[in-house]
């Protein structure tokens, strides 16, 4: 001087962080207007046995919770990351030319 690598700019992509929203649990959850199972009473019936069903019990829907378990998305002054583009105003490394 000149190419070329960083630092600068942009895009992609991975990864992580917050949110939202599923999904897995859950000690949570329906007097009745879910389901089952229905003690006791009650109806039907000469019986035998049937009905319908409350209270408890079991689940189960919406809801509610713990730890974050799946997945989707949204977000950015996240990043010694990976991949390309783009700058040449500066500084720092290397390479090659010249004095």
């Nucleotide at each position: 001087g000149u190419c070329u690598g960083g630092u600068c700019c942009c895009a992609c992509g991975c990864a992580g962080c917050g949110g939202a929203c599923u999904u897995g649990c859950g000690c949570c959850g329906a007097a009745c207007c879910c389901c089952g199972u229905c003690a006791g009473g009650a109806c039907c019936g000469g019986a035998a046995g049937g009905u319908a069903g409350c209270a408890g019990c079991g689940g189960u829907a919406a809801g509610c919770g713990a730890u974050u378990u799946u997945g989707u998305u949204c977000g950015g002054g996240u990043g010694c990351c990976g991949c390309g583009g783009g700058a040449u105003a500066g500084c720092c490394g290397g390479g090659c030319a010249u004095c």

Source information
The RNA shown here (Bacterial small signal recognition particle RNA) has 99 nucleotides and comes from a Calditrichota bacterium. The sequence was found by an Rfam model in a public genome assembly. It matches the Rfam family "Bacterial small signal recognition particle RNA". Rfam describes the family as follows. The signal recognition particle (SRP) is a universally conserved ribonucleoprotein involved in the co-translational targeting of proteins to membranes. Taxonomically the source falls in Calditrichota (Bacteria, Pseudomonadati). The prediction has a mean pLDDT of 77.